[in-house]
RNA sequence: GUCCGUUCAGGGCAAACCUACCGUGAGGUAGGGACGCAAAGCUGCGGGUCUCCGCUCGGAGGCAGCCGGGCUGCCGGA
Numbered sequence: 001g002u003c004c005g006u007u008c009a010g011g012g013c014a015a016a017c018c019u020a021c022c023g024u025g026a027g028g029u030a031g032g033g034a035c036g037c038a039a040a041g042c043u044g045c046g047g048g049u050c051u052c053c054g055c056u057c058g059g060a061g062g063c064a065g066c067c068g069g070g071c072u073g074c075c076g077g078a
Stems, first nucleotide, its partner, number of pairs: 002078004012037002017032006035065001041071003045068003048063006
């Protein structure tokens, strides 16, 4: 460096739901809470999907824990 993995070791993140706040909304932020995750770290590049405005072409926004890609990373094995 590449591939494989979570046996070892230290750990990490946090679904649904509840509360508060923000947003027309999808949803987001914070606290609680754990369904799970070897990248459930980051990234809207491609696909998909959801919301809003048009309701004709189309436009704006959301989802990274939907899939793929890109960047970065702990431990172990080959």